Predicted 3D model of a 114-nucleotide RNA (TPP riboswitch aptamer (THI element)) from Marinobacter nitratireducens. The coordinates come from a structure-prediction model, not an experiment, and the mean pLDDT is 76. It was read from a public genome assembly, where an Rfam model found it. The source organism's lineage runs through Bacteria, Pseudomonadati, Gammaproteobacteria, Pseudomonadales and Marinobacter.

RNA sequence: CGCGUCUUGACGGGGUGCUGGAUCCCAGAGUUUUGGGAACCGGCUGAGAUUGCAACGCAGAACCCGCGACCUGAUCCGGAUAAUACCGGCGUAGGAAUUGAGACUAUGCAGCUG
Numbered sequence: 001c002g003c004g005u006c007u008u009g010a011c012g013g014g015g016u017g018c019u020g021g022a023u024c025c026c027a028g029a030g031u032u033u034u035g036g037g038a039a040c041c042g043g044c045u046g047a048g049a050u051u052g053c054a055a056c057g058c059a060g061a062a063c064c065c066g067c068g069a070c071c072u073g074a075u076c077c078g079g080a081u082a083a084u085a086c087c088g089g090c091g092u093a094g095g096a097a098u099u100g101a102g103a104c105u106a107u108g109c110a111g112c113u114g
Stems, first nucleotide, its partner, number of pairs: 001108001004104007011066004017044005023038006050060004070095003076089004
């Protein structure tokens, strides 16, 4: 010097879950059921399933990520599950948001001295 690692400032990117219960509302059927919605209490996976509002969008919190986030393909394929965007494949796929400071630093590089 710095392959690389870590910390941090600023900026930026990102996420349409599944499900049980009783209550209320709406609709269908017509007396006991079906479907949908609201808020509440739980269960599953996950880092994250959240809050507010003038509400299908916007803003915020927390969290993750800046090339192993996330999106697309995808109403995809396989497996598992009460169920799912749960797990795996696809996937060395295509797309995707960066800079500053500091610390450490190689079996690496360069210079000087003996």